The RNA shown here (c-di-GMP-I riboswitch aptamer) has 131 nucleotides and comes from a Candidatus Bipolaricaulota bacterium. The model forms 94% of the base pairs in the Rfam consensus. The prediction has a mean pLDDT of 79.
RNA sequence: UUGUGCAAAGGGCAAACCGGGAGUGAUCCCGGGACGCAAAGCCACGGACCUUUUAAGUUCAUAGGGUUCCUUGGGUUCAUUGAGUUGAACGCAAAGAACAUCAGGCCUUGAAAGGCCGCCGGGUUGCCGCA
Numbered sequence: 001u002u003g004u005g006c007a008a009a010g011g012g013c014a015a016a017c018c019g020g021g022a023g024u025g026a027u028c029c030c031g032g033g034a035c036g037c038a039a040a041g042c043c044a045c046g047g048a049c050c051u052u053u054u055a056a057g058u059u060c061a062u063a064g065g066g067u068u069c070c071u072u073g074g075g076u077u078c079a080u081u082g083a084g085u086u087g088a089a090c091g092c093a094a095a096g097a098a099c100a101u102c103a104g105g106c107c108u109u110g111a112a113a114g115g116c117c118g119c120c121g122g123g124u125u126g127c128c129g130c131a
Stems, first nucleotide, its partner, number of pairs: 002131004012037002017032006035118001041124003045121003049115009059105002064102002066099004071094003075090005
């Protein structure tokens, strides 16, 4: 210097989870705790994954808003009748239907900003033993 980690020595790190704190969040920090780790040291450089915001698309209806139609109820006005008797218009309420659109939820894709190196690759530094 390169390769390697069966055994050894001295050490190192610390998953899940718990407590406290920071953040919208992914996640991070401190303490406890150990599943593991020979780079589980360091660097977000490539990919994967995750989060937030945003745009587009798709889809949903238990329906949030809108318009129209229809039914029922009662109201007002007008006309009408022997008679609140019949009819019309208007607006109200409830149920139903249709329509497009806005808002909303899930999902997909793109963009931006982030997170994660204990997912893979890359870069870089390094302890011990062995060859």